[in-house]
């Protein structure tokens, strides 16, 4: 000097990721409440058992939400950002207890996904909103290889990636 390599630190991708204040729409003229009228005696409170509580439903008139989910601007934290799945533990919710199941949240292990966009299908959802997943498509960042030759094309790969810095590190 060249090559390989562990760590630490910094950085890039772009309709980039997550959280959140405010506003707005939706939910919804729905739930619920009040008045009135009609009908039923069955039932209702996640499922079962036991217990407890309540009568139930429709029409018309009046009053009238919220949560969850979402959009926009802004702000904050970030670039495995984060999302999803399996599984373990914990907390909460429907009248009480037990059993079962469901939903929400938190923590951990492991696995999958480079990124957003569009489309089919499936799931969640009140939803034609939106979110999540598989698959397909073009796009985009990056690396390797090949062609071409001056910045394009093709093929392939995955974030356990890529670029850079530091060095008196390690190996040859």
């Nucleotide at each position: 000097u060249c090559g390989c390599u562990g760590a630490a630190c910094a950085g890039a991708g772009g309709c980039g990721c997550g959280g959140u204040u405010u506003u707005c729409a939706u939910c919804a003229g729905u739930a619920c409440c009040c008045g009135u009228u009609c009908c039923c005696a069955a039932g209702g409170c996640c499922a079962g058992a036991c217990a407890g509580c309540c009568g139930g439903g429709g029409g018309c008139g009046g009053g009238a939400a919220a949560a969850g989910g979402g959009a926009a601007c802004g702000c904050c934290g970030c670039c495995g950002a984060a999302g999803c799945g399996u599984u373990g533990g914990g907390a909460g919710c429907g009248u009480g207890u037990c059993u079962g199941g469901g939903c929400u949240c938190c923590c951990g292990c492991c696995g999958c996904u480079g990124g957003g966009c569009c489309g089919u299908c499936g799931g969640a959802g009140a939803a034609u909103a939106u979110c999540c997943g598989c698959c397909g498509g073009a796009c985009u960042g990056u690396c390797a290889c090949a062609a071409g030759u001056u910045u394009u094309u093709g093929u392939g790969g995955a974030g356990c990636g890529c670029u850079g810095u530091c060095a008196u590190g390690g190996c040859c």